[in-house]
This is a predicted structure of a 1195-nucleotide part of an RNA (large-subunit ribosomal RNA, half B) from a Patescibacteria group bacterium. Rfam family: Bacterial large subunit ribosomal RNA. The coordinates come from a structure-prediction model, not an experiment, and the mean pLDDT is 82. The source organism's lineage runs through Bacteria and Bacteria candidate phyla. RNAcentral holds the full RNA, with entries from ENA.
Context: one part of a larger RNA
């Protein structure tokens, strides 16, 4: 000194984030009695109060009545609620992050929505097969809220789900065709005498990654329905007879425009909102208000008794949590004796200051300062160990979400196969057979060509009648009766066309057969299952037989859509860290330093064109703009006209620079050179690009020529390759041929991150990882020194006048290195970060105490300033605070600096991991210098340093013992009262100085006689229970077993003492003489005062004061009994010539009347004997034990 106990005066939460921890009430014993609220259960052992032990008697008991002791009767130990009062939160009892979070998270009964009808949805599995389930809508899966009361508002545009099937779009099959090549045959047609050669057609194969059209599902678009589905629930402006405020208007948007209820809340930034209660004071905490940044109704609202190892805020009890600490008793630590490790470790012969230095040195520079080595403590340094920093930045990864990008299981569509019959309907198709046809004109309902001069009728014609179709409503045309002989065409007439009648055909439409294809009902024999029975040891498999279903279904393959369910990946750089903003190619101009070049997230500004016929081009020809001054009619500051100056100020299509009167500015005339192949040579330049360009051929325009033109006054106005289209001309090709495929020319389509990574891409990680970085951010140092703080000038105004008693604008200049910054220079193979606590050193720009000067100082009280760094600078509410603000006091409640001192000292409220809720924000994962609750602080000290203690060897012989003091160290404070004096000042009120003296706070230092703690030395009471045989008495264990007291020692909160006074030198400032400067001056020589500050002085250390001192003197150590000394060790005492320590006597004094006999009581107890008995660490005496004996070193 640390841990684990016990005990504590007076306060008694003052402590602290916070009663943490400790205390302390606590018998789940008896009786009494018990609020508030409520789900009537409950709250509750509420809270609270009395008893409790022996003995005697009574009583079956429960216990009643008398009696007896003590400080105390559950007498110890065990066990076992501390209470109240009010908010939050979640109803409850459960779970839950084994190893840092137990909770407000989870579950949960109970409400609620969707599935699912059973081979049930779901799930697992490639399947068979299993769960659900040997259940069956009162069951089973899944999602939300989450007892229970009272409630659950609006919105269906969005996103989903359900639901529909009219249109639109749509695959894969199919199916009709086109196109391309090719082949065999037939044919036409040119060319040729012919062979044959070119070209075309037809047939009928083969082939295509071409291409068209029908058919053709679910999805999609469409319409509808749903919020206890995912979600979403506004703005402006103005109004009332005081003001305020708006119940009302008005007007804009929407799907609707936040109802009820709560509300500064686990939600309120502002914010410590406001009132109100609590407090001496209240950032919390309670009631209320409400303009809710940003509340809201099963992502539930808002209330609730009960319950909670919750959060939160107040009391009561009660405490060593505190003021402020002592003091004991165990285990360590320390010594001795055994036995022995880890971390660590560049070398080390390891000091301070102050400076330099990769910016914070034991090791460098320059001063200081130090004899050698341990031992025990301390933690302030070794940017101390430990973990290649978990924040941050870059690379890489994984995890997770999405309406990133790309697949993909799943599920869902059609199509075929496995897969068959019959039937009905519907839709194409063929082929038969009926029927259909009106523009005017014509007797009229004239499909088109053809043929035709007759045709048809008792086998029943005209007409009638009844009906069927069909209709342009006029008629057509069929059947059936009735009737009984005609009736229709040619001819004419109209008219584009002319009629009977036969033939072929077309539109439409009816009807049958066949033939597709699509629905539907049906069958039964594939497939699917059910059941019995066989079959096997038992299943399964197989086979029978009876049902069910049924070519579905299931399953292949092909297909459409859906598909973070899974899967792989992207997701850019620069960047005074990152992120957020912003750039990212081109052009002008500064910057830039007079060749060229030249950086920043440097200062300015532009491009991503325009001009195509009245060109803004090309030539040839001609012109001269603007301003200002004078004059001139309407006429003005500008219109036109005229003189003159100035000169390049105007203009140039577009910015800006250079440039342009010879005009490149403006005008007019012709015109296309705004050509085509070319290209000496230069000029930039890493390359790839880029820019100039004379001159040669053609073709051309203007001009009389000469010539001048290959866009534009110049510099911007743009994209490499590759792929793939289009255009053009034809160039190559592997047997020919043909095609096809490539090459050449030309001019588009974009990569703007703009020398372009892919055809195709967002995001979050606080659940994270891993490489790496002090190349780069967060503390902290460093450099600066905007800002900040302070001062100085200057002196406008302010002060009645009066700049400077005080204040002091507008400007100006410094310090200093405290704030917010900037730079990123040490540190990322680690320099732990707010505040508190404990310990402090230091600076002064001085809060208070000193001393001074000026004053708009009468005096007191002040203001302001100059000296000064001794010392001194509070408790407390509140809050995680630094800071503040508030109560009380103070002389005074000063500011700063030391890594915003100080986590190998402590704590861990905040901040800052992992859970979790709220509001906002986000499609989501999630995120928020917003808020809320909960959340592991390692280290046994090697060196420095420092606080003690030792051993050595110096100190010229040796060692003892006193001592000087160079040198260090402490200590240094202030108040009130009274006198002087109610004097001096002053109308008064008030009220000093300077001087004495008294008693105090803090703070120190020593003591224990007082007052008190402790006192595990003692004494003495009490329970329980072992044991001494029992009775009596005792010892033991139960924290010391608990309670009362307590010496000697250590101790405060207790006593006693300190600061002082004095001398020297001095600040500021106040004199004396006194000159430069004949005066003046405290000053230049000279002298003198003058402060708590500086030296002494007071007390401590101190000769390693290597400068080792001075003085007196011989002994000293081992060993042994000890100690108010001590870790060890040293120290002191003492060792037989001896009181050193035990002992024994005595006794200070505690404790409190032993035992034992004796009386008294029935007995518990009680008196007497006895202030006894035990005890005594203080004192005193006294050799009974032990310090014997004996070694060593020195004279």
């Nucleotide at each position: 000194u640390u841990c684990u106990c016990u005990u504590u005066a007076a306060g008694g939460a003052a402590c602290u984030c916070g009663g943490c921890a400790a205390a302390a009430a606590a018998g789940c014993g008896a009786c009494c009695g018990u609020a508030a609220g409520u789900u009537a259960g409950c709250g509750a052992u509420a809270u609270g109060g009395u008893c409790u032990u022996c003995c005697g008697c009574c009583g079956c008991g429960a216990g009643g009545c008398g009696g007896a002791c003590g400080c105390a009767g559950c007498g110890a130990a065990a066990g076992u609620c501390u209470c109240u009062c009010u908010g939050g939160c979640g109803a409850c009892u459960g779970u839950u992050u084994a190893u840092u979070a137990a909770a407000a998270a989870c579950a949960c009964a109970g409400c609620u929505u969707c599935c699912u009808g059973c081979g049930a949805a779901c799930u697992c599995g490639u399947a068979a097969g299993a769960g659900g389930a040997u259940g069956u809508a009162u069951a089973g899966g899944a999602g939300g809220u989450g007892a229970c009361g009272c409630c659950u508002g609006a919105c269906c545009g969005a996103u989903g789900c359900g639901a529909g099937a009219a249109g639109g779009u749509u695959a894969a099959c199919g199916g009709c065709g086109g196109g391309g090549g090719u082949g065999u045959g037939c044919u036409c047609g040119g060319a040729g005498c012919a062979a044959u050669c070119c070209g075309g057609g037809c047939c009928u194969g083969c082939u295509c990654a071409c291409u068209g059209c029908c058919c053709g599902a679910a999805g999609c678009c469409c319409u509808c329905g749903u919020c206890a589905a995912u979600g979403u629930c506004c703005g402006c402006g103005g109004u009332a007879a005081c003001u305020a405020u708006a119940a009302c208007c008005g007007u804009g948007u929407u799907a609707a425009a936040g109802u009820a209820g709560c509300g500064c809340a686990a939600u309120u930034c502002c914010u410590u909102u406001u009132c109100a209660g609590g407090u001496a004071a209240g950032u919390u905490c309670u009631g209320a208000a409400g303009c809710g940044c940003a509340u809201g109704a099963a992502u539930g609202g808002c209330g609730u008794a009960a319950c909670g190892a919750u959060c939160a805020g107040a009391g009561a009890a009660c405490u060593g949590u505190c003021u402020c600490a002592a003091a004991g008793a165990g285990a360590a630590g320390c010594u001795c004796g055994g036995u022995g490790a880890a971390a660590a470790u560049g070398c080390g012969a390891u000091u301070c200051c102050a400076g330099u230095g990769a910016a914070g040195a034991c090791g460098c520079u320059g001063g200081a300062u130090a004899c050698c080595u341990g031992c025990a403590g301390c933690u302030a340094g070794a940017c101390a160990a430990a973990a290649a920093g978990a924040c941050c930045c870059c690379g890489g990864g994984a995890g997770c979400u999405u309406u990133a990008c790309u697949g993909u299981a799943g599920c869902u569509u059609g199509g075929u196969a496995u897969u068959g019959g019959c039937u009905u309907u519907a839709g194409g198709g063929u082929u038969u057979g009926a029927a259909u046809g009106c523009g005017u004109a014509g007797c009229g309902u004239a499909g088109u060509g053809g043929u035709g001069a007759g045709g048809c009728u008792u086998u029943g014609a005209a007409g009638u009648c009844u009906u069927g179709u069909u209709u342009u409503c006029g008629g057509a045309u069929g059947a059936g009766g009735c009737a009984g002989a005609g009736c229709c065409g040619a001819c004419g007439a109209u008219g584009a066309a002319a009629c009977a009648g036969c033939c072929a055909u077309c539109u439409u439409u009816c009807a049958a057969a066949c033939u597709u294809u699509a629905a539907a009902c049906u069958c039964u024999a594939a497939c699917c299952u059910u059941a019995u029975g066989g079959g096997c040891a038992a299943a399964a498999a197989c086979c029978a037989u009876a049902g069910g279903a049924a070519a579905c279904a299931g399953u292949g393959c092909c297909u459409g859509g859906u598909g973070g369910g899974c899967a792989g990946u992207u997701u850019u750089u620069c960047u005074g860290g990152g992120g957020c903003g912003g750039a990212a190619u081109c052009c002008u101009c500064c910057a830039a330093a007079a060749g060229a070049g030249u950086a920043a997230c440097g200062g300015a500004g532009g491009a991503g064109u325009u001009u195509a016929u009245u060109a803004a081009g090309g030539u040839c020809a001609g012109c001269u703009u603007g301003g200002c001054u004078c004059g001139g009619a309407u006429g003005g500051a500008a219109a036109u006209c005229g003189a003159g100056c100035c000169u390049g100020a105007a203009g140039u299509g577009u910015a800006a620079a250079g440039g342009c009167a010879u005009a490149a500015g403006c005008u007019g005339g012709c015109u296309u050179a705004a050509c085509u192949g070319c290209g000496a040579g230069a000029c930039c330049u890493a390359c790839a690009a880029g820019u100039c360009g004379a001159g040669c051929a053609g073709a051309u325009g203007c001009g009389a020529a000469a010539g001048c033109a290959g866009a534009a006054c110049u510099u911007a106005g743009u994209g490499a390759c590759c792929c793939g289209a289009c255009g053009a001309a034809u160039c190559u090709u592997u047997a020919u041929a043909g095609a096809a495929a490539g090459g050449u020319c030309g001019g588009a389509g974009a990569c703007a991150a703009c020398g372009g990574a892919u055809a195709a891409a967002a995001g979050c990680u606080a659940c994270c990882c891993c490489g790496g970085g002090g190349a780069u951010a967060a503390c902290a140092g460093g450099c600066u020194g905007g800002u900040g703080u302070u001062g100085u000038c200057c002196g406008a105004g302010a002060g009645u006048c009066c700049c400077u008693a005080u204040c002091g604008a507008c400007g100006a200049c410094a310090a200093c290195g405290c704030u917010c910054g900037g730079c990123a220079c040490c540190u990322c193979g680690a320099u732990g970060u707010c505040g508190g606590c404990u310990c402090a050193c230091c600076c002064u720009a001085g809060c208070g105490c000193g001393g001074g000067g000026c004053u708009g100082g009468a005096g007191a009280a002040g203001g302001u300033c100059c000296c000064a760094a001794g010392c001194g600078u509070g408790u407390g509410g509140c809050u995680g605070u630094u800071c503040g603000c508030c109560a009380c006091u103070u002389a005074a409640a000063a500011g700063g600096g030391u890594a915003c001192g100080u986590g190998a000292g402590c704590u861990g409220g905040g901040u800052u991991u992992a859970a979790a809720c709220c509001g906002u924000c986000g499609u989501g994962a999630g995120a928020c210098a917003g808020g809320u609750u909960g959340g592991u602080c390692u280290u046994u000290a090697u060196c420095u340093a420092c606080u003690g203690c030792a051993g050595g060897c110096g100190u010229g012989g040796a060692g003892u013992g006193u001592u000087u003091g160079a040198g260090g160290g402490a200590a240094g404070u202030c108040g009130a009262c009274c006198c002087u004096a109610g004097u001096a000042c002053g109308a008064g009120a008030g009220g000093a100085c300077c001087g004495g003296g008294u008693u105090g706070a803090a703070c120190g230092a020593a003591c224990c006689u007082c007052u008190g703690g402790u006192c595990u030395a003692u004494c003495g009471g009490c329970u329980u229970u072992g044991c001494c045989a029992c009775c009596a008495g005792g010892c033991g264990a139960a924290u010391u077993g608990c309670c009362g007291a307590g010496u000697a020692g250590c101790u405060a909160u207790g006593u006693u003492c300190g600061g002082a006074a004095g001398g020297g030198a001095u600040a500021a400032g106040c004199g004396c003489u006194g000159a430069a400067a004949g005066c003046a001056u405290c000053u230049a020589a000279g002298c003198g005062c003058g402060a708590a500050g500086c030296c002494c002085a007071u007390c401590c250390c101190a000769a390693g004061a290597u400068u080792a001192g001075a003085c007196a003197c011989a002994g000293a150590c081992c060993c042994c009994c000890g100690g108010a000394a001590g870790a060890c060790u040293a120290c002191c005492g003492g060792g037989u010539u001896g009181a050193u320590a035990g002992g024994c006597u005595c006794a200070a004094g505690g404790u409190a009347u032993a035992a034992g006999a004796c009386a008294a009581g029935c007995a518990a107890u009680u008196g007497u004997u006895u202030c006894a008995g035990c005890c005594g660490a203080a004192g005193a005496g006294u050799a009974c034990u032990a310090a014997u004996a004996g070694g060593u070193c020195g004279u």